[in-house]
RNA sequence: UGUGAAGUAGAGCAGCGGUAGCUCAUGGGGCUCAUAACUCCAAGGUCGAGGGUUCGAAUCCCUCCUUCGCAU
Numbered sequence: 001u002g003u004g005a006a007g008u009a010g011a012g013c014a015g016c017g018g019u020a021g022c023u024c025a026u027g028g029g030g031c032u033c034a035u036a037a038c039u040c041c042a043a044g045g046u047c048g049a050g051g052g053u054u055c056g057a058a059u060c061c062c063u064c065c066u067u068c069g070c071a072u
Stems, first nucleotide, its partner, number of pairs: 001071007010024004018055001026042005048064005
């Protein structure tokens, strides 16, 4: 310098145009003599940033940022 992939909750990941979800973790309740396990509930996101298209964008298009790989 060219090229490909990734960026979504504290962590790991789904979601491919129509209300943003799962597991673990966290907080609270139940259960227990107690803890773990089990079970119920809750909190936690302006979807990497900024524009564009659209009635409507995490999703499509453009630019940029960060990380990883390949080539030179």
The RNA shown here (transfer RNA) has 72 nucleotides and comes from a Cyclobacteriaceae bacterium. The coordinates come from a structure-prediction model, not an experiment, and the mean pLDDT is 85.